[in-house]
Context: one part of a larger RNA
């Protein structure tokens, strides 16, 4: 040289662990903000660089509560203090809160500059220093009120809208109304009480599962695209307006001289009262076996107290007691929840070993034999669970009482009718779009442009279109829940990961670092039960690092600290060459 054994180094794999993470389910909570927000800058400790906390009152203040002996964070030390007159600690409300940032006196290369009024402390004055105000934009006669940015890379709703892909190219067509942009709003949001569906002896508002169905259709009939009703659950809830018709308020216009009017009768009185039109208020009205309004007749119905020019008598209508409210309320109780926290049974000895919870023996509690710790594996040793209790404040939430406020405040039945029943609307023509339907025989729905109705004997649908028959009542608006989501919170689970796994981060992680800038982006976890973290002495450079000697169970556990494998190197030995 090389092989093989040994014994070391070196390196940092594997085991073995968890503080960190991933996934899910329950509650709960769904925003914060010109009362200054998210986010940050600079401060602040005796000594203090990082976190994490606090803000010139700065490692805290005040006040209620809870607690019960130690405290001045991570994180030692020394120095100094506080605390049974109850500290640190943990909850509720407050107070402080420099500067930037919407950032709002004006400026600006954020965390910096400049200026103006008005108070007030100081000075002789003036400087200065504190303390308020003063942006913009909409409402609003002012007074005064609002709006603005931020987030959870979520969930809605609206507006705009690609291509890679696929069609085995590609152009209709897919992707896909995705992805992305924007604007807007909520705890949900959108939608919603039929101009619906349907053809049953029919359902009856929307919303969501299931399924009907990979059907019926749609499609260079290709790639693909894809319904609906009937059923079956979830949950459940319906109302206001417009208009006819009175009343009343303003405004223009019209008109009579017997004023035509003033609720009717009689009497007496007023007459710019009347009519038309426009604007406003009030009352009335809300539906499809059409309704509603008017004008007519029957039946049934409460109370007071008023008003139609005055008396009297009908007549009508106004308020107020009654009714109804899941509308509100800086009102009130009551019960519960959440925000600290409390009370909780039951074991000892022997033995092994450093340590007893092991084993071995005799015993207890169980509404507690989940879990976690403690020097190895503890129902009786800790914390804890079963099970029960608890809040000065503040906040939710349910149920009640009060006040305000809305609403209702006559009902039924018939008959009649020269009233209304939502217009640049419906529809139609064209041009698109969207409907599972690519234009198609192409309905329904939406929009540009152009024509342009009808009032219930009307109008619309029922997949061109007529007819018959059948359902509806368009062109105003509101409506809990059922559904969708999770940054952030608290509980809990796991045939989830276990430091090259598992979030990029178990460690001073969006940190170091890299980039002008968008922005990009690590590595890094263990000593030992306890630091007893090696006094003392030797070698050295008053070193590094070892050596003795001492702690420990163990130091081949010495902070380059568990276990420590392999590549690699070193040395000893045998064998080969």
């Nucleotide at each position: 040289g090389g092989c093989u054994u040994a014994u070391g180094g070196a390196g940092g794999a594997u085991g073995a662990c968890u503080u960190g993470g991933c996934a899910c389910g329950g509650g709960a909570a769904g925003g914060c903000g010109a009362u200054g927000a998210a986010g940050g800058a600079c401060g602040c400790g005796g000594u203090a660089a990082g976190c994490a906390g606090c803000g010139a009152u700065a490692u805290g203040c005040u006040u209620c509560g809870g607690g019960g002996a130690g405290c001045c964070g991570c994180a030692a030390a020394c120095a100094g203090g506080c605390u049974u007159u109850g500290a640190u600690c943990c909850g509720g409300a407050g107070a402080u809160g420099u500067c930037c940032g919407a950032a709002u006196g004006g400026g600006g290369a954020a965390a910096c500059c400049c200026g103006g009024c008005u108070g007030a402390a100081g000075u002789a004055a003036u400087g200065u220093u504190c303390a308020g105000c003063g942006a913009u934009c909409c409402c609003g006669a002012a007074a005064g009120g609002g709006a603005g940015g931020c987030a959870a890379a979520a969930c809605c709703a609206g507006g705009a809208g690609a291509a890679u892909u696929g069609a085995a190219c590609c152009a209709u067509c897919u992707u896909a109304g995705u992805a992305u942009c924007c604007u807007g709003a909520g705890g949900a949001a959108a939608a919603g009480a039929a101009a619906a569906c349907a053809u049953a002896u029919g359902u009856c508002a929307u919303u969501c599962c299931c399924g009907u169905a990979g059907u019926a259709g749609c499609g260079g009939c290709g790639a693909g695209c894809g319904a609906a009703c009937u059923g079956g659950g979830a949950g459940g809830a319906g109302c206001c307006u417009a208009a006819a018709a009175c009343c009343u308020u303003g405004a223009g216009a019209c008109g009579u001289g017997a004023u035509a009017g003033c609720c009717u009768g009689u009497a007496u009185g007023c007459g710019u009262u009347g009519u038309c039109u426009c604007a406003g208020g009030g009352u009335g009205g809300u539906u499809g076996u059409g309704g509603g309004g008017g004008a007519g007749a029957u039946c049934c119905g409460g109370a007071u107290c008023g008003g139609u020019g005055u008396a009297c008598a009908g007549a009508c209508u106004g308020a107020u007691c009654g009714g109804c409210u899941u509308c509100g309320u800086u009102u009130u109780g009551a019960u519960u929840c959440a925000u600290a926290g409390c009370u909780g049974a039951a074991a000892g000895a022997g033995u092994u070993g450093g340590a007893a919870a092991g084993c071995u023996c005799u015993a207890c509690g169980a509404a507690a034999g989940a879990g976690g710790g403690u020097g190895a594996u503890a129902g009786u040793c800790c914390c804890g669970u079963a099970a029960g209790c608890g809040a000065a404040a503040u906040g939710g939430a349910u149920c009640g009482g009060a006040c305000u406020g809305g609403c209702u405040g006559g009902g039924a039945u018939c008959u009649u009718u020269u009233c209304c029943c939502a217009a640049g609307u419906a529809u139609c023509g064209u041009g698109g779009a969207a409907c599972a339907c690519g234009u198609g025989g192409a309905a329904c729905u939406c929009c540009g442009c152009g024509a342009g109705a009808a009032u219930u004997u009307g109008c619309c649908u029922a997949g061109a279109c007529c007819a018959c028959u059948a359902g509806g009542u368009a062109a105003g608006g509101c409506u809990a829940a059922a559904u969708a989501c999770u940054a952030a919170u608290c509980c809990g689970u796991g045939a989830c990961c276990g430091a090259u796994a598992g979030u990029g981060c178990a460690c001073a992680a969006g940190u170091a670092a890299u980039g002008u800038g968008a922005a990009u982006g690590a590595a890094a976890g263990u000593u030992g039960a306890a630091a007893a973290g090696a006094a003392c002495c030797c070698c050295g450079g008053u070193g590094a690092g070892g050596g003795g000697a001492g702690u420990g169970a163990a130091a081949u556990a010495g902070u380059a600290c568990c276990u420590g494998a392999a590549a690699c190197c070193a040395u000893a030995a045998g064998c080969u060459u």
A computed fold for a 577-nucleotide part of an RNA from a Candidatus Omnitrophota bacterium, annotated as large-subunit ribosomal RNA, domain I. The full RNA is in RNAcentral, with records from ENA. It matches the Rfam family "Bacterial large subunit ribosomal RNA". The source organism's lineage runs through Bacteria, Pseudomonadati and Candidatus Omnitrophota.